[in-house]
Context: one part of a larger RNA
RNA sequence: UUGGGCGUAAAGGGUACGUAGGCGGACGAGUUAGUCAGAUGUGAAAUUUAAGGGCUCAACCUUUAACCUGCAUUUGAUACUGCUUGUCUAGAGUUCGGGAGAGGAUACCGGAAUUCCUGGUGGAGGAGUGAAAUCUUUAGAUAUCAGGAAGAACACCGAUGGCGCAGGCAGGUGUCCGGCUCGAAACUGACGCUGAGGUACGAAAGCUAGGGUAGCGAACGGGAUUAGAUACCCCGGUAGUCCUAGCCGUAAACGAUGUAUACUAGGUAUAUCAGGCAUCGACCCUGAUGUGCCGCAGUUAACGCGAUAAGUAUACCGCCUGGGGAGUAUGCCGGCAACGGUGAAACUC
Repeated sequence: UUGGGCGUAAAGGGUACGUAGGCGGACGAGUUAGUCAGAUGUGAAAUUUAAGGGCUCAACCUUUAACCUGCAUUUGAUACUGCUUGUCUAGAGUUCGGGAGAGGAUACCGGAAUUCCUGGUGGAGGAGUGAAAUCUUUAGAUAUCAGGAAGAACACCGAUGGCGCAGGCAGGUGUCCGGCUCGAAACUGACGCUGAGGUACGAAAGCUAGGGUAGCGAACGGGAUUAGAUACCCCGGUAGUCCUAGCCGUAAACGAUGUAUACUAGGUAUAUCAGGCAUCGACCCUGAUGUGCCGCAGUUAACGCGAUAAGUAUACCGCCUGGGGAGUAUGCCGGCAACGGUGAAACUC
C1' cells in the first nucleotide's frame, strides 16, 4: 500500500535493440463489444437500518418496508474507446544533393623520447634525499658523439571544441562499415511511443591459452624514517600494463537527473550547415541541429533547476517505504575461478 515519491534526504535499471503487454494522428461510414439509460427476472432466511406491534420497561420476540451497491435477459442511446472499412498527411520512414566529425574494424607508415647493445672521446664520480643510505662506477660509469635493437605512448594543433546508445574515442595514410545533420522536392501512408521477460554491447582490475615486455609497476627484497613502520620517501623488481583468441559483467558505469512527445520570456558564447544582406567582409540578419553560461515565469525543504527543466502535461518502463543486522544467510541461476545476479529473517536502536 497512497490524491506519496526517486539531482543532493530511501529510490532511474550501465547502455541499446526488441518479444508479450500497455498506450497511440486527422476526416468519414458501418457495427454496438466496452460505456450510459429504462424495463423484467433473480439477488434464500437470519443479520443490519427505518416505522409499527408484543412481553409492566429493556434485552428479547415479531410485522411491514428499505437494503442486498451484483448478475442475467431485453429495449433504447451512439459522444468517447474498441472492431471492420474508405480516405488523408501534420507523426514515422524512403529517395536525391551537400556537410562536419579522436564513431567502429583492419593493414601499413612516421618522428620525438626512454632503455639496452657496439664503437669513439674522456677520466671520477654518478644517482638519490628533508638529510642519508642501499644502488652504480678505474673490469672506465655519469657526460658526449656515431651506429644498431626493442616495446609502449602519440608533444604542439587542443578548445569552455568534436564524435559515439552507453562504456568510450586523439600521430599519419589507405580500405571496409555505422550513425548524425542541412537543403529540396517527390514517394509510402500511422508503418508510431514505451517495453516485463529476452538478446547484444559494456571502463579498470581479474581469469584461460599463446605471444610480447622499453618504461611504469601490486606482490616481494633491500635502504631510510620511526617507540614501532607489515606505510608515506629512496634503490631494485615479478604478475600486470601491450597483442591474438576466449571468459568475467562489475564501477562515484554520475548530469548521482529513465525513454518519447507537446507546450511555456529573454540575453550571450561556441561547433556544423543552409538562406539573406554586403563596403562581396572574417561583420551583420534569419532558420535548423548540437554544446555551454546567465536568467523571467514557474518550481524546490533549501541548494538550485530554469526550452539540454528539476516548469506545465501525456504514455510506458524501472525503482523507494526508518537505522543497524546486510547486499549478509539460505535456495536457485550464471562463472574455469575470482565472484556476479536474485535476496530474507531473528535480534537490536

Notes
Small-subunit ribosomal RNA, central domain from an uncultured organism, 349 nucleotides, folded computationally. Its mean pLDDT, the model's own confidence on a scale to 100, is 89.